Small-subunit ribosomal RNA, 5' domain from an uncultured bacterium, 501 nucleotides, folded computationally. Model confidence (mean pLDDT): 82 of 100. The RNAcentral record of the full RNA draws on ENA and SILVA.
Context: one part of a larger RNA
RNA sequence: GGAUGAACGCUGGCGGCGUGCUUAACACAUGCAAGUCGAACGAAGCACCUUCGGGUGUGUAUAAAGUGGCGAACGGCUGAGUAACACGUGGGCAACCUGCCCCUCACACAGGGACAGCCUCGGGAAACCGUGGUUAAUACCUGAUACUCCGGACCUACCGCAUGGGCGGUCCGGGAAAGCUCCGACGGUGAGGGAUGGGCCCGCGGCCUGUUAGCUUGUUGGCGGGGUAACGGCCCACCAAGGCAAUGAUGGGUAGCCGGGUUGAGAGACCGACCGGCCAGAUUGGGACUGAGAUACGGUCCAGACUCCUACGGGAGGCAGCAGUGGGGAAUAUUGGGCAAUGGGCGAAAGCCUGACCCAGCGACGCCGCGUGAGGGAAGAAGAUCUUCGGAUUGUAAACCUUAGUUAGCAGGGAAGAAGAAAGUGACGGUACCUGCAGAGAAAGCCACGGCUAACUACGUGCCAGCAGCCGCGGUAAUACGUAGGUGGCGAGCGUUAUCC
Numbered sequence: 001g002g003a004u005g006a007a008c009g010c011u012g013g014c015g016g017c018g019u020g021c022u023u024a025a026c027a028c029a030u031g032c033a034a035g036u037c038g039a040a041c042g043a044a045g046c047a048c049c050u051u052c053g054g055g056u057g058u059g060u061a062u063a064a065a066g067u068g069g070c071g072a073a074c075g076g077c078u079g080a081g082u083a084a085c086a087c088g089u090g091g092g093c094a095a096c097c098u099g100c101c102c103c104u105c106a107c108a109c110a111g112g113g114a115c116a117g118c119c120u121c122g123g124g125a126a127a128c129c130g131u132g133g134u135u136a137a138u139a140c141c142u143g144a145u146a147c148u149c150c151g152g153a154c155c156u157a158c159c160g161c162a163u164g165g166g167c168g169g170u171c172c173g174g175g176a177a178a179g180c181u182c183c184g185a186c187g188g189u190g191a192g193g194g195a196u197g198g199g200c201c202c203g204c205g206g207c208c209u210g211u212u213a214g215c216u217u218g219u220u221g222g223c224g225g226g227g228u229a230a231c232g233g234c235c236c237a238c239c240a241a242g243g244c245a246a247u248g249a250u251g252g253g254u255a256g257c258c259g260g261g262u263u264g265a266g267a268g269a270c271c272g273a274c275c276g277g278c279c280a281g282a283u284u285g286g287g288a289c290u291g292a293g294a295u296a297c298g299g300u301c302c303a304g305a306c307u308c309c310u311a312c313g314g315g316a317g318g319c320a321g322c323a324g325u326g327g328g329g330a331a332u333a334u335u336g337g338g339c340a341a342u343g344g345g346c347g348a349a350a351g352c353c354u355g356a357c358c359c360a361g362c363g364a365c366g367c368c369g370c371g372u373g374a375g376g377g378a379a380g381a382a383g384a385u386c387u388u389c390g391g392a393u394u395g396u397a398a399a400c401c402u403u404a405g406u407u408a409g410c411a412g413g414g415a416a417g418a419a420g421a422a423a424g425u426g427a428c429g430g431u432a433c434c435u436g437c438a439g440a441g442a443a444a445g446c447c448a449c450g451g452c453u454a455a456c457u458a459c460g461u462g463c464c465a466g467c468a469g470c471c472g473c474g475g476u477a478a479u480a481c482g483u484a485g486g487u488g489g490c491g492a493g494c495g496u497u498a499u500c501c
Base pairs, nucleotide, nucleotide: 001501002500003499004498006497007496008495009494010493013370014369015368016367017366018365019363020362021328026326027325028324030323031322032321035070036069037068040067041066045058046057047056048055049054077281078280079279087205088204089203090202091201092200093199096198097197101194102193103192104191105190106189107188109143110142111141112140118133119132121130122129123128149174150173151172152171153170154169155168158165159164179186207253208252209251214244215243216242219241220240221239222238224236225235226234256278257277258276259275260271261270262269263268283304284303285302286301287300306317307316308315309314334360336359337358338357342356343354344353345352346351373403374402375401376400383394384393385392386391407442409437410436411435412434413433417428445490446489447488448487449486450471451470452469456485457484458483459482460481466473467472
């Protein structure tokens, strides 16, 4: 000198764009943050009939609940842990999976029994639970069909990269489906391919410590099995005795990694806030279930700590989502508006949901832009300071005259952002912007002035009070302390502190 997610002191007019718990991964009141589908289903509503048990028809999605489907594994937050194939980069899978989406081929036949809801009875303070009866489905189950799929046996072109891959054929065994309908559509099943997303493996790369030198028994390898979507000591039985290490094993400390950011001429050094990619975590520890996908932040089970309710028997909870509270701290915002846009979930759609997102609010926290007027004006006014008492400085500065009208103020108009037939649809917002009106009116400070380092005098103080980044100032004329005048620097900021280069 530059830089910062900064803080502190003094000061503070406006706008745009960004940005804002770096500390306690501390504890959390309250509200909201994941639902949706009536074009899967019963029930409910209305009308009619009725033997009063019920039956038939109709039309709707308005409200609550249920069965069922899809979603809830995305999006959002945090950085605790992790020195690791976690990440980056380049490869491999002849060792793998992939819901929704796209393409191709083929199919959807025949049956059955339940469970919620509802009714009844009962238990409980509650959370909720149980008995009996009854009911539908795109829920569940059985059979048929399939021979492309899976398992096995045999034959067979061909190919490779070691295990091997693969075309075609025969036989045996196994495996599907669902309807709804406004007749337009939307769906269902099997197989193959694609796309997308993932899983696994490997080479190389990126911290400190030797005042850590030895470490290891599922350890290293093999054979056989189990398990997985899949390879593998991933797990198990048996066998062998190996494996790693000064090219730093093992241990300890620290740390999410990267694209990137800061600085520097570069080499490098330091950092990893915002934005984007990957990983990990969701009160602590552990477990699995469901599912295409989780070992699941707003699911579940167990245990621990903590908080709350209780009729003392037993229950409820998890903000490292958005706001907000307490606490910690030098320090970090509103319990705001809207789904109008972009995107996501569900739905055929209308639409519903969306604290993602888009906006607004607060903070000079940062960057950028603008303003606080411009021209004229010497009796160089008054005042103030200094003075050699003559004057000098402040100083064209002010007053005064003329004048423009940024920003702010008031008034009138008023968007784009909205989406290609038209119409309709804007939170921001009567905002931006345009026009008019009045009037210098409402808008300047901070630090420094001994040298480094641009900028000097007076008074006060008297090694005191104080200053100080280094050298150093102050003990009676202090350009170094304090105040004043003047001057210098930067300017809605200026200084200080901290950290990095």